[in-house]
Context: one part of a larger RNA
RNA sequence: CACCGCCCGUCGCUUCUACCGAUUGAAUGCUCCGGUGAAAUCGCCAGAGAGGGGUAAGUUGAAGGGGAAACCUAGAGAUUUACACCUCAAAGACGAGUGAACCAUAGUAUUUAGAGGAAGAAGAAGUCGUAACAAGGUCUCCGUAGGUGAACCUGCGGAGG
Numbered sequence: 001c002a003c004c005g006c007c008c009g010u011c012g013c014u015u016c017u018a019c020c021g022a023u024u025g026a027a028u029g030c031u032c033c034g035g036u037g038a039a040a041u042c043g044c045c046a047g048a049g050a051g052g053g054g055u056a057a058g059u060u061g062a063a064g065g066g067g068a069a070a071c072c073u074a075g076a077g078a079u080u081u082a083c084a085c086c087u088c089a090a091a092g093a094c095g096a097g098u099g100a101a102c103c104a105u106a107g108u109a110u111u112u113a114g115a116g117g118a119a120g121a122a123g124a125a126g127u128c129g130u131a132a133c134a135a136g137g138u139c140u141c142c143g144u145a146g147g148u149g150a151a152c153c154u155g156c157g158g159a160g161g
Stems, first nucleotide, its partner, number of pairs: 003136001005133001008129002011126001013123005019117002023113001025112007034103003039098001041096003045092001049088004054083007064073003139160009
C1' cells in the first nucleotide's frame, strides 16, 4: 500500500489433535475359584551293603604240664563254613503338610490395533456467493421461534455501542 480496501460462512484440498467405533479385538500385570503337579522336608516302612560280639563244626596251633626221646596232654590265638541275634545304612515304596511351574474360570488395572463416523485447530494464490465495516446499498446488535447451498432470511420483543 488507505474501497481496485477490509472481511464472513458453506464446500473441496493438505497436515495435526483428541473422541466414538463392529471386531464378544489383542497384549501385559495383579487378585479369586478349580485342576495337574516337579522338588526338597517330615513320618512309617524297606533293606543293597558294612560292622559287632555269640553258638556249633572243621583246619591250624603258641605258652604251660608229663616224658630220656618219639610222643601224649593242653588249648591262648589265627582262619573257614553254617546258624540265628544286635548296630549302622544307600536305592526304593507309601502317607502327610509345604509348594515351583503349567492349564483353566471370573474380576480388575494399564497399554494397544481397527474399516468407518463425527468434531476441533492450522495453512494456502482452491470453489460459491458478498453477510458485516460508509445510511455497506434492507441501519446494526441482543433474546426467541421458524426456514434456507452458505454466509444468512423472516416473524415477535428489546437496546443504541
The prediction has a mean pLDDT of 80. Small-subunit ribosomal RNA, 3' minor domain from Lathyrus aphaca, 161 nucleotides, folded computationally. The organism belongs to Lathyrus, within Eukaryota. It matches the Rfam family "Eukaryotic small subunit ribosomal RNA". Gene Ontology terms of the family: structural constituent of ribosome and ribosome. The RNAcentral record of the full RNA draws on SILVA.